[in-house]
RNA sequence: GAUGAACGCUAGCGAUAGGCUUAACACAUGCAAGUCGAGGGGCAGCAUUAUUUUAGCUUGCUAAGAUAGAUGGCGACCGGCGGAUGGGUGCGUAACGCGUAUGCAACAUACCCCUUAUUAGGGAAUAACCCGGAGAAAUUCGGACUAAUGCUCUAUGUUCAUUUGGUGUCGCAUGGUGCCGGAUGGAAAGAUUUAUCGAUAAGGGAUUGGCCUGCGUUCCAUUAGGCAGUUGGUGAGGUAACGGCUCACCAAGCCGACGAUGGAUAGGGGAGCUGAGAGGCUAAACCCCCACACUGGGACUGAGACACGGCCCAGACUCCUACGGGAGGCAGCAGUGAGGAAUAUUGGUCAAUGGAGGAGACUCUGAACCAGCCAAGUCGCGUGAAGGAAGAAGGAUCUAAGAUUUGUAAACUUCUUUAGUAGGAGAGUAAGGAUGGGUACGUGUACUCAUUAGAAAGUAUCCUAAGAAUAAGUAUCGGCUAACUCCGUGCCAGCAGCCGCGGUAAUACAGAGGGUGCGAGCGUUAAUCGGAUUUACUGGGCGUAAAGCGCGCGUAGGUGGCUAAUUAAGUCAAAUGUGAAAUCCCCGAGCUUAACUUGGGAAUUGCAUUCGAUACUGGUUAGCUAGAGUAUGGGAGAGGAUGGUAGAAUUCCAGGUGUAGCGGUGAAAUGCGUAGAGAUCUGGAGGAAUACCGAUGGCGAAGGCAGCCAUCUGGCCUAAUACUGACACUGAGGUGCGAAAGCAUGGGGAGCAAACAGGAUUAGAUACCCUGGUAGUCCAUGCCGUAAACGAUGUCUACUAGCCGUUGGGGCCUUUGAGGCUUUAGUGGCGCAGCUAACGCGAUAAGUAGACCGCCUGGGGAGUACGGUCGCAAGACUAAAACUCAAAUGAAUUGACGGGGGCCCGCACAAGCGGUGGAGCAUGUGGUUUAAUUCGAUGCAACGCGAAGAACCUUACCUGGCCUUGACAUACAGAGAACUUUCCAGAGAUGGAUUGGUGCCUUCGGGAACUCUGAUACAGGUGCUGCAUGGCUGUCGUCAGCUCGUGUCGUGAGAUGUUGGGUUAAGUCCCGCAACGAGCGCAACCCUUUUCCUUACUUGCCAGCAUUUCGGAUGGGAACUUUAAGGAUACUGCCAGUGACAAACUGGAGGAAGGCGGGGACGACGUCAAGUCAUCAUGGCCCUUACGGCCAGGGCUACACACGUGCUACAAUGGUCGGUACAAAGGGUUGCUACACAGCGAUGUGAUGCUAAUCUCAAAAAGCCGAUCGUAGUCCGGAUUGGAGUCUGCAACUCGACUCCAUGAAGUCGGAAUCGCUAGUAAUCGCGGAUCAGAAUGCCGCGGUGAAUACGUUCCCGGGCCUUGUACACACCGCCCGUCACACCAUGGGAGUUUGUUGCACCAGAAGUAGGUAGUCUAACCUUAGGGAGGACGCUUACCACGGUGUGGCCGAUGACUGGGGUG
Repeated sequence: GAUGAACGCUAGCGAUAGGCUUAACACAUGCAAGUCGAGGGGCAGCAUUAUUUUAGCUUGCUAAGAUAGAUGGCGACCGGCGGAUGGGUGCGUAACGCGUAUGCAACAUACCCCUUAUUAGGGAAUAACCCGGAGAAAUUCGGACUAAUGCUCUAUGUUCAUUUGGUGUCGCAUGGUGCCGGAUGGAAAGAUUUAUCGAUAAGGGAUUGGCCUGCGUUCCAUUAGGCAGUUGGUGAGGUAACGGCUCACCAAGCCGACGAUGGAUAGGGGAGCUGAGAGGCUAAACCCCCACACUGGGACUGAGACACGGCCCAGACUCCUACGGGAGGCAGCAGUGAGGAAUAUUGGUCAAUGGAGGAGACUCUGAACCAGCCAAGUCGCGUGAAGGAAGAAGGAUCUAAGAUUUGUAAACUUCUUUAGUAGGAGAGUAAGGAUGGGUACGUGUACUCAUUAGAAAGUAUCCUAAGAAUAAGUAUCGGCUAACUCCGUGCCAGCAGCCGCGGUAAUACAGAGGGUGCGAGCGUUAAUCGGAUUUACUGGGCGUAAAGCGCGCGUAGGUGGCUAAUUAAGUCAAAUGUGAAAUCCCCGAGCUUAACUUGGGAAUUGCAUUCGAUACUGGUUAGCUAGAGUAUGGGAGAGGAUGGUAGAAUUCCAGGUGUAGCGGUGAAAUGCGUAGAGAUCUGGAGGAAUACCGAUGGCGAAGGCAGCCAUCUGGCCUAAUACUGACACUGAGGUGCGAAAGCAUGGGGAGCAAACAGGAUUAGAUACCCUGGUAGUCCAUGCCGUAAACGAUGUCUACUAGCCGUUGGGGCCUUUGAGGCUUUAGUGGCGCAGCUAACGCGAUAAGUAGACCGCCUGGGGAGUACGGUCGCAAGACUAAAACUCAAAUGAAUUGACGGGGGCCCGCACAAGCGGUGGAGCAUGUGGUUUAAUUCGAUGCAACGCGAAGAACCUUACCUGGCCUUGACAUACAGAGAACUUUCCAGAGAUGGAUUGGUGCCUUCGGGAACUCUGAUACAGGUGCUGCAUGGCUGUCGUCAGCUCGUGUCGUGAGAUGUUGGGUUAAGUCCCGCAACGAGCGCAACCCUUUUCCUUACUUGCCAGCAUUUCGGAUGGGAACUUUAAGGAUACUGCCAGUGACAAACUGGAGGAAGGCGGGGACGACGUCAAGUCAUCAUGGCCCUUACGGCCAGGGCUACACACGUGCUACAAUGGUCGGUACAAAGGGUUGCUACACAGCGAUGUGAUGCUAAUCUCAAAAAGCCGAUCGUAGUCCGGAUUGGAGUCUGCAACUCGACUCCAUGAAGUCGGAAUCGCUAGUAAUCGCGGAUCAGAAUGCCGCGGUGAAUACGUUCCCGGGCCUUGUACACACCGCCCGUCACACCAUGGGAGUUUGUUGCACCAGAAGUAGGUAGUCUAACCUUAGGGAGGACGCUUACCACGGUGUGGCCGAUGACUGGGGUG
C1' cells in the first nucleotide's frame, strides 16, 4: 500500500459497488420450464349464445336444468418443439484440463439464411374417453372404441450413399476434386384459409460443437526405474469422425536425470494486489473455458446428454405406510438447522433487457430489473459562518499576594439553511408492439393519428416555511513517530511492534489537564506485497564472517583457434493474421461533483505465417598451424614397485674382568642388584629405523616420498627440425588413488607404547613426572575412506610496474673467474597500480577478463533423527523437522587483565635498628548481656576513629512524673511595666499563696522593649533516605600523568601529537619524527630552617668604661646573643672527564650551604553510587496531647570471650640514695603564683608579683660525680587488695584524679605471623599546650642525647611507560564447560493397538448394452393361408458398480518404557 475480512469503541445523510473464504454438511415450506387448439381425438371445468324443459305473478324478466348444438377457449391425454440454454458450486482433476498457435484430405451441426427439386398412393394400431378388477397409497391389470404433423408399406426421385468404367485437374503425402456413363439402395404431413406457416431429399452459408498436434502450466529424488493392450503392424468390429477405441493374430517394443513412475497439493485463464522494473502473492465480485449435481455405476431419448429441478440399478440418509410396499435429493432464489471470528429478505415485477414455445395475441421466466438488511469497501456532503478580551467563571500547572494555559474557545451580537422536519408540485426510463382509423402502391408493407401498458414510486428532482435549531468520535503523546505536564503506584499493579519502561521525584503503568494524528469513522488482529541486492535474470557471494568436493582420470552436458564457401536454425527487420470483451493508460461524454457509467484511441511486451538481411553463433564443405599431441637428441630428481646388501645404535643371550651399588627425579620412591647388577671386554642373535650431507632444496595429482646397489616403470624440463591438423578446456553421475587410527587372516616382534599395574605429586590426581607393560607400530593379503586431507584459497587460458634470493635446463659474450648479459620451467621474500569490511593479497593474485564444475543463505537443535546406499564391525555418505534465541560471527579499536615480555621507581624486598604478637594495666571495637547498655565509622582507606576529655549537665538511650501554639521564630486580640521578696507541697519539673515596684519615648491619641492569657497560621524532630543532594573529607598518590585546537592518516571506532634514542625526582630537558602548538598537573612563586648584611634597642644582651649590697644590680653601651622587619646568597655559575657538538651525568674547586640544601603548605583528569542527612545546609517521605518539650534517677563505665592501638616491665648500658650541669616551645586574672609556715605527702594557711621578652608555671630529664645492690622473681616489676587521707565539684555509691602506710600478682625478652624507620632520622630522655570545675598511658607541639645499614633489584607488595595475547568491558572478585537434582516443552525409538489410502490375486455379479438362443408371445409386409420374415419377453455369454476373502506397500493417531535435545 492493499483486503469478500473479523473484533473493540463510536455513529448524521446520500451515491455506487459488495456480502458463507468454514460443513461438495443436512434440509421444513414456497417458487425457479414450459408452451403450442393455426398437429390430433376430444369436452372435466369456465364464459357467451342457440334450442328446449321446469319454477317464480308468465307481455317481459329472473333463476335452475338438459342438449358438444355453436363460439370463445381448455384440465387431463396423443403429438411437436423446448426441459443439453439460463442459474449454482469448485468435490474431483497436474490433465490436450486450461492458455496460446496450427491442423481435420478424419467429422457433426435442431432452430436461422440462400439455392435446387418435391410434398403421390395405401395400411395397421394406440392413449384419452367407457366398462370391469387389484392396491392404504404410489400406481397398475384386463376388455372394448377412436384420431393425427404418431407408426408403417409401396411408388417416384433433382440428387445423395455404395460399387464400377472412362477422362481432366490439384496436393509434400495418405489422397482431394470436376465431368460423362452403368448397377444397387433409399423421402415426405399436413394446418388454417387462400396467403402463409410447415414437411421431405440435397447443396451452400452462418452458428455451435467433436477430435489431433507444437509450446507453456505447483512441490518432493529421503519417489529411479516404469509399462502387458503395454509399443507397433495386418485384418476385422465400432464411432459423426481418426485412433489399441475394441477384438484376433504377429513382432518386442515404448517412456525415463531435458525427471518417467509414484506421492502431496491444486479447477485453469482474462485478470486483482504490490513493485521503479524484473518479479512475488492471489484466483471473491465481472467475462471465457472445464468439471460436478446425495455417493457409485449405467444406458435410453435426442441435432445435441450419458442429462442439477429425466429414467434404471446399487449404497447411505430422511420421510409416508393399513407392514404388503412406496416417496425424496436447494453446489437454482429466498429461508432453516449445524459448523464458525464471520456473511443479508421465506420481498416486488415481468415495465425494460434477454430466453422457451407459439402464425400471433400471449403464456412462462427467483435469468433479469428493482426494493429490504449490513459503515463491509470506495466516493461526496454535513455537524455551522462572521464578529466577539472582562483574555469571565470553572479546570490544570507553576518561578504561587501573582502568572501561564484551556482560549475567540464559551457567553453575547449579526448572518446562513446544504442535510433533517413540515407542506406542495412531480419525472425520464415507452422504443417497438398490439387494437382502431387515415394516407400511398394491388393483399401486405411504409408513413401517420388515437388508444393501450411503469415493479421501482408519489421515488429522483423542484418550490415554500420556521429554526443553529437535530448530528463527533477514536487512537496516540520515551525513540523509531507528529504530539508534555501533574497526581497515584513503588520490579507491585501493569505496558510493550522492536529497543525497552516500572525497585519513592515514571513525559513509557493508571487517572487528570493539555497536545498531536485521522475523522463518520478510528484503532486492534489476521494474512499478503514492498522496504529485503535477505535466493541476487535484472542484481549476491565462497583466504579469516555461512560457503572450494582430500586428489586425479573420465561419460553425458556446457564452452571452444585462424581462413574461405554455402545454408539461414538462433539473431535482426518489415508485413499479414491473431492476441474475445471487460480491466489498466490517454483524449472526450453522461449523472449538480466525485466514485461510477460510457464513446474513441493506445496497449495487450505473446504466438503463427510470409517476404527479406547475413556481421556474429550454429549446421555442412574445403583448407591452415599459433592450441593440443607424436617422433629425435640431451637433463635433474627422497616419483612408484620388486629383489638384494651395508654400517652405527638399542635390547637380549653366552663367556671373561670386577664389586656394591645401579637407575630415576624438582626431590623421591616403585624397579634392578651379593643367586654378582651397573661398569668394561669378547663373541653371537634378532627386529626396526637410516645420523652427517640436509637446504622456505628436489619429486609427485593429492595422500606422501630419504642408507647403498640392481631390475622394471610413470611423469616433468630442454634444444632443434619433421609430422598430425582443433584431436581442446571443464566435468553432473561414474571410476581409481587416498595420512593416522581401526578391522580380518597368517607371519614377525628389537625399541617405542594406548589399555593396565605400581611409585610419586595433590585436598583429591582415574593426569602431567618415574618404573614396568599388552594390543599396536613392521611384513603379506583384503577391508575401512575419514583428518586443521590447510595455501582453511577448485581446474584451465590470457593480460597487467619493478627489486632481491634459490633449484633444473638452454643461448650469447668472455679477461676463462666463485664471471657478465639474457631466456625458460619451478620455488621463496619485499612491493606499485588494483582489489579487500579490515587483516592482508599483489605475475605462484584474493588484480583485470573468459570457460566449466562444486558449494553457501541467522545462531542453536544437527552433520543429529528417520529412510536409503556402502561396510565384518567401528562407522561412512546422503540428510530434515518440531522447538528455541535475538542474536551467533569476522576484522580492527580503546581500555582492563595475564602464575606474558622489556625498561624504571618506592623502607617494596634485601642490609640494619627498634617494636607488635606472650604478661599486667589503659583505651577502642566485635560479641554477649541489659529496661537502656544512644548513634555513626567496618580490608588497605573502621577499631587512643567522630569524642580537643560521659559522676549531674553533656545525652541523642531507658524507667517514671509532667506540658500541648509548645523550650525557640513571625503575625493577631486582650491584660500587665520589666523585675523582685518570703512561705507551703513535691524527687524535681511544677503548682499554690505572698512582698516590693509603676520605669523609657510622646504631637498626650498612643508607641517601643518585656511578661502573662486566648485563638489560628505554624513551631519542633540527633525521625528515614549519604543510592535524591550541596558542602567538606578519605583513597589510589605528590604517582607523573590527564587532555585540547588545528593539521595529517584511517570507511570507521580511533590513531598521530603523548611513540622512538638518551636523560631526569618528574610528559624534567635534549635530539629525532606528520606533526605544530596549547591547557590542567611537575617545577618555581608562599611559610619555616641553615649563613651573612642593613635597620631598630625594651621587659632582652653585656665586649670595653665606671659604680656595686656582687644579683646586668646600677650608670652606660648598641659591639655580641636574641628579637623582628627588609635584603643578599646557589645558578650545574666555574674547571676536568663522559656523552651525539645536545640534554645531562660523574668528579673537583670555592662556599654556611651543591646539584630539588632540610621540613611544611600546596593533591591534575578521574576511581571507589568510598564517608558524612548526628557539625551545617537541603529535596522528598514520616510524627504533631508526640518520633516534639520539661524533670528526677539510671545507662553510654555491664563481662565467659576475641581483635586493634598503646603504657609499664621482665632489669646491672640497670634499680635505689646523695650531690651537681645544660634546653626549646608554650600557658596564665573565674588564672599562674614567688616567698614563709604546717603536714611524711597529696595539700592547706598566710602573703607577693604579673593582663606578662618584666612576675609565674619551672624541677628539665637522660647526663656527670660518688655510694649501694650482685643475677635473685631480686633493693627487678609494679598489678591487685586493705586502711588512712587530699582536692575539684550541689553531688565522687554506681563512676574521678592524687597522697601516705601496708600488700607485692603476672612477667626472666615472647609461636605462627607482622609493623615502623635511610640522618639530626631510628632509638632514648624529659618539657609544654588544647579540651577542662575535676579527670591522659591518647592527641598536638618542643627541645636534649644520638646510632646502624643499603651488595643490589632475582623474589613479595604497590605504581609508571612500551609491547604482546584475550571468547573480559559490572572489565579476572571477569567470563565460562559438563554431569547431577527439580519443573515444563517439543521430538526420536518402542511390544503393540488403530484410522485412512493404495497394489496384487481370487470370489461375486444389480441395472444396462452387445452377442447367442432350446422356451413363450407376436397388428402392419409376404404367403400356396400351413406358415415365413421381422419383433418382444425369457434364458444365457462377455463387460462391469457395490460388496467379500487373502496378502503386501504407504501416510497418520495412540503406547508401558526409554534416548538424547531445548528452556528455567
This is a predicted structure of a 1464-nucleotide RNA (small-subunit ribosomal RNA) from an uncultured bacterium. RNAcentral holds the sequence, with entries from ENA and SILVA.